Background: A computed fold for a 465-nucleotide part of an RNA from an uncultured bacterium, annotated as small-subunit ribosomal RNA, 3' major domain. The full RNA is in RNAcentral, with records from ENA, Greengenes and SILVA.

Context: one part of a larger RNA
RNA sequence: UGACGGGGGCCCGCACAAGCAGUGGAGUAUGUGGAUUAAUUCGAAGCAACGCGAAGAACCUUACCAGGUCUUGACAUCGUAUGCAUAGCUCAGAGAUGAGUGAAAUCUCUUCGGAGACAUAUAGACAGGUGGUGCAUGGUUGUCGUCAGCUCGUGUCGUGAGAUGUUGGGUUAAGUCCCGCAACGAGCGCAACCCUUACUGUUAGUUGCUACGCAAGAGCACUCUAGCAGGACUGCCGUUGACAAAACGGAGGAAGGUGGGGAUGACGUCAAAUCAUCAUGCCCCUUAUGACCUGGGCCUCACACGUACUACAAUGGCUGUUAACAGAGGGAUGCAAAGCCGCGAGGUGGAGCGAACCCCUAAAAGCAGUCUUAGUUCGGAUUGUAGGCUGCAACCCGCCUACAUGAAGUCGGAAUUGCUAGUAAUCGCAGAUCAGCAUGCUGCGGUGAAUACGUUCCAGGGCCU
Numbered sequence: 001u002g003a004c005g006g007g008g009g010c011c012c013g014c015a016c017a018a019g020c021a022g023u024g025g026a027g028u029a030u031g032u033g034g035a036u037u038a039a040u041u042c043g044a045a046g047c048a049a050c051g052c053g054a055a056g057a058a059c060c061u062u063a064c065c066a067g068g069u070c071u072u073g074a075c076a077u078c079g080u081a082u083g084c085a086u087a088g089c090u091c092a093g094a095g096a097u098g099a100g101u102g103a104a105a106u107c108u109c110u111u112c113g114g115a116g117a118c119a120u121a122u123a124g125a126c127a128g129g130u131g132g133u134g135c136a137u138g139g140u141u142g143u144c145g146u147c148a149g150c151u152c153g154u155g156u157c158g159u160g161a162g163a164u165g166u167u168g169g170g171u172u173a174a175g176u177c178c179c180g181c182a183a184c185g186a187g188c189g190c191a192a193c194c195c196u197u198a199c200u201g202u203u204a205g206u207u208g209c210u211a212c213g214c215a216a217g218a219g220c221a222c223u224c225u226a227g228c229a230g231g232a233c234u235g236c237c238g239u240u241g242a243c244a245a246a247a248c249g250g251a252g253g254a255a256g257g258u259g260g261g262g263a264u265g266a267c268g269u270c271a272a273a274u275c276a277u278c279a280u281g282c283c284c285c286u287u288a289u290g291a292c293c294u295g296g297g298c299c300u301c302a303c304a305c306g307u308a309c310u311a312c313a314a315u316g317g318c319u320g321u322u323a324a325c326a327g328a329g330g331g332a333u334g335c336a337a338a339g340c341c342g343c344g345a346g347g348u349g350g351a352g353c354g355a356a357c358c359c360c361u362a363a364a365a366g367c368a369g370u371c372u373u374a375g376u377u378c379g380g381a382u383u384g385u386a387g388g389c390u391g392c393a394a395c396c397c398g399c400c401u402a403c404a405u406g407a408a409g410u411c412g413g414a415a416u417u418g419c420u421a422g423u424a425a426u427c428g429c430a431g432a433u434c435a436g437c438a439u440g441c442u443g444c445g446g447u448g449a450a451u452a453c454g455u456u457c458c459a460g461g462g463c464c465u
Stems, first nucleotide, its partner, number of pairs: 007465006015455002019419005026310008034301002042053002064296007073126001077125002079122005088101005106117004128285002131283003137279002139274003142270001144268001149188006155164003168179003194262004199230007208220003233256001236250005312412001316371006329360003334353002339348003378409001383404007425447007
């Protein structure tokens, strides 16, 4: 100087408290450990690993295993020779591959010397490695933490390490600002500048909107779209305060004291994570630790843990009713309407649409009836049968439908998590990945609460001592 203390003082945040909904019990999904296995590829490990890398393992992916194969190689550059080719077809084979056949006779430029592309054969230089080391590294990322801190120049003090500034009195979300002070200034952070949302004006009206039965025609007031501008600054008033900074209350206002949300992450910490995104030093393999193929595995299952979904029901289930109301996205190897067929998944059909035009495209809610507290008209696991879809191919190992079956489960011990407002809870919708496959993830809107006395305590953080 720091760090630490079951030392002290001050302060903060869903940290506690006050509330609401959960997890922990059940079934299933998924990840992990363990066990098993020929292989169950590898990584991630308290918070900050465990629906994580993986925005999607039937083959491929794929790195693992078994078997079958190759050795200048699946991929790159260079030499020599040839242009017999390649493609297609037939046969053998699980395929990789091997054998045969083989129309047209390679293609581009040319100074006609040749050069280049492609293919085959061959020699070696080399290729190749998801092999090791993240404790050799770059880059990227997590975390403390969007916490308010971390430093420098000059000066001053101290023999020096260092101190001062940055401490103190107030104040703030903030080292934010004010005042004081041997300090005076400055930098990285804070804030603002950026995006979005809430209000208004203006410009522009097609595919949008407008007199509703529809269309044409007409119009741009409204909705809306998307450009520009305005608007919020403690600006105004009052009180408190140290005549300051500021705080509290009020007016006006769509919005009030950072209006809400996002992007943005200082110096550093954890030899944190990643050599399997990529790059890379060193080490290792080189007829194999490289490469190709078929099949299997990553999907196993006594058990343990994490994260979710569905429930245990009456604020509910079922049936009917006539139906109503979004936002944000996606669409050409695509999205697909109406109509028709099917109980249904789906099939057929193909209008329209490269989309403010057409399509995907709403649900919960409401109303009426029924069920009457039951393992039930709750719950849906499991299993059987019959089908549908994608795809060379659904046995290992996909999703969906119908009929039948109808398990555990009656609100969950100790313990523990999230959330302060359009939030929690609840309801559906879309997208990425993707042939197919979503209870996951990322977004979107609908309905829409309760509680916060307070800072004694728990855990964490900041400042002074």